[in-house]
RNA sequence: GCCUCCGUAGCUCAGCGGUCAGAGUUCUCGCCUUGUAAGCGAGCGGUCGAGGGUUCGACUCCCUCCGGGGGCU
Numbered sequence: 001g002c003c004u005c006c007g008u009a010g011c012u013c014a015g016c017g018g019u020c021a022g023a024g025u026u027c028u029c030g031c032c033u034u035g036u037a038a039g040c041g042a043g044c045g046g047u048c049g050a051g052g053g054u055u056c057g058a059c060u061c062c063c064u065c066c067g068g069g070g071g072c073u
Stems, first nucleotide, its partner, number of pairs: 001072007010025004018056001027043005049065005
C1' cells in the first nucleotide's frame, strides 16, 4: 500500500428501512434470610465511532474519514 471483518449501555453482544433502541452481566434499591451468598422484582445507564449522501423515514443502504482485529504484498 491492497483486501476483509468489526465499532450499539461500564462489560459481552442482539437489533427485516418505520413501532419506545434491546438482552445478559455490572451497579443501586427492594423482597426473601437471624445475617451473608444464591434466588425474585424494580431502577439507573446510550451523541448507535465521526461527518456527509440516498430516502417521506437510516442503528440498518452508499461515500469519506477515525479506531481495532485478520490476511496479502